This record gives sequence, structure tokens and C1' cells, in this order.
RNA sequence: CACCGAAAGGGCAAACUACUCGAAAGGGUAGGGCGCAAAGUUACGGGCCUAAGGGAAACUACGGUCGCCGGACUGCCGAAG
Repeated sequence: CACCGAAAGGGCAAACUACUCGAAAGGGUAGGGCGCAAAGUUACGGGCCUAAGGGAAACUACGGUCGCCGGACUGCCGAAG
């Protein structure tokens, strides 16, 4: 040490439920725990979702998803290696 992930102290919170915002995808709050060593932040690249609006139709993001992957920024602890 930006490698690694034992221990300790903790942290976050899937599905689902209630309320709520939204056209929807999805978001928020509370309960709840599937899991997570970045499941902290960021829509920068890719993927995926939705299609209000636009379009004859096909389609289409200026909408969404960071708990899909990668990048960037930040971060607790310190055994073995």
C1' cells in the first nucleotide's frame, strides 16, 4: 500500500408491505432483511428499462437504473499473505 480481506467496531438494505411523487420506468419515507468490503458519491462510457412528448407507423430520451458492468472521486479496520 490504490494489493489482500481474518478479527473488532460498526455501516448499508433486496424482495415484500403501507403511504407518497411520477404518463411510465422508477424515486422518496417508514417497516422489513436478500445480500453487500465500498450495496458511499457520480449518469462520464457501455448495457438495460420506460415512451410523456415527437412520429402515419416503425421508432425515438431531453426520463430512469450506480444493488448491471467499467471509469472517476472519497472512505472504517489491519491478521495471514